[in-house]
RNA sequence: AAGGUGGGACGGUCUGUCGCGGCAGAAAUGCUGAGGAAAGUCCGGACAGGAUAGGGCAUCCCGCUGCGGAAAGCGCAGGUGGGGGUAACUUUACGCCAGCCGUAACAGAAAAUGACCGCCGGCUCCGGCCGGUAAGGGUGAAAACGCGAGGCAAGGGCUCACGACGCACGGCAGCGAUGUCGUGCGGGUACGGCACCGGGACCUGCAAAACCAAAUAUACUGGCAAAUGAGGGCUGCCCGCCCGAUGCCAGGGGGUAGGUUGCGAAGAUAAAUGACAGGCUAAAACAGAAACCGGCUUACGGUUCCACCUUUUCC
Numbered sequence: 001a002a003g004g005u006g007g008g009a010c011g012g013u014c015u016g017u018c019g020c021g022g023c024a025g026a027a028a029u030g031c032u033g034a035g036g037a038a039a040g041u042c043c044g045g046a047c048a049g050g051a052u053a054g055g056g057c058a059u060c061c062c063g064c065u066g067c068g069g070a071a072a073g074c075g076c077a078g079g080u081g082g083g084g085g086u087a088a089c090u091u092u093a094c095g096c097c098a099g100c101c102g103u104a105a106c107a108g109a110a111a112a113u114g115a116c117c118g119c120c121g122g123c124u125c126c127g128g129c130c131g132g133u134a135a136g137g138g139u140g141a142a143a144a145c146g147c148g149a150g151g152c153a154a155g156g157g158c159u160c161a162c163g164a165c166g167c168a169c170g171g172c173a174g175c176g177a178u179g180u181c182g183u184g185c186g187g188g189u190a191c192g193g194c195a196c197c198g199g200g201a202c203c204u205g206c207a208a209a210a211c212c213a214a215a216u217a218u219a220c221u222g223g224c225a226a227a228u229g230a231g232g233g234c235u236g237c238c239c240g241c242c243c244g245a246u247g248c249c250a251g252g253g254g255g256u257a258g259g260u261u262g263c264g265a266a267g268a269u270a271a272a273u274g275a276c277a278g279g280c281u282a283a284a285a286c287a288g289a290a291a292c293c294g295g296c297u298u299a300c301g302g303u304u305c306c307a308c309c310u311u312u313u314c315c
Base pairs, nucleotide, nucleotide: 001311002310003309004308005307006306007305008304009303010302012280013279014278015277016276017275018274020033021032022031023030024029035286039297040296042295043294044293045292047205048204049203050202059201060200061199062198063197064078065077066076067075068074079094080093081092082091083090084089095196099194100193101192102191103190116137117136118133119132120131121130122129123128145163146162148160149159150158165186166185167184168183169182170181171180172179173178209261210260211259212258218253220251221250222249223248224247225246231243232242233241234240
């Protein structure tokens, strides 16, 4: 210098004119007014109401270690295995394995109690048949741990050395997951699901919910009137005709409209947070609070800082 990796900060500002919401004020006017994600509404909490003696089953969620955190499908650091990258780095999985099931299709004899060809032994009517064998061939993404020696009829962890893997025990390092070394043992292994183990989860969400409280109707209570006709209809009134058991007044609870709280150094009311001009080289990305808090995820033009990696050049 070029390319790259990881992490952090910023997210226009100033002046003028006009405008909008909230609060204060008698008024003039003053103060204040979106984000890093306000978003998705995915996780947790707080708060609120309902449910609930206690316990269990079922269902669902979480699952390596340490620390932080109120908690979290949260953060930081670390471990082991797998994947990507030359590297910096990145991505993904993680309780347990006593038991059960699965790992398809194609190919192949066989995908896990493996015999198609080949090899070896036996028999033979010479066509084959029976048995042994995973060293070789062939199929496949994958074929019974690798390699060498011994052994064998031929072979094979059958035996042995070394190595890989797994398990057990012990030493050392680490808080721990775990790493490493030694000894012994083992012969298929891995992954997924069920089951098992440990922990957790009652339901609904600020349109939650609490308080105050009209009009109309009215539970209930008291008083008065009423078949000697309350009251209603024709009908505004009187008479008349018809219907026929409630009517009036007061108290009163619940609930509705409405109001207040919940509710915030923006903020509820169909709900403001803006527009224009000029300067700063350009002002442009994603995006607009609706109860609150902590996370996660997703979107984002541009500016900037720190650490590191690779390649090349110069001193």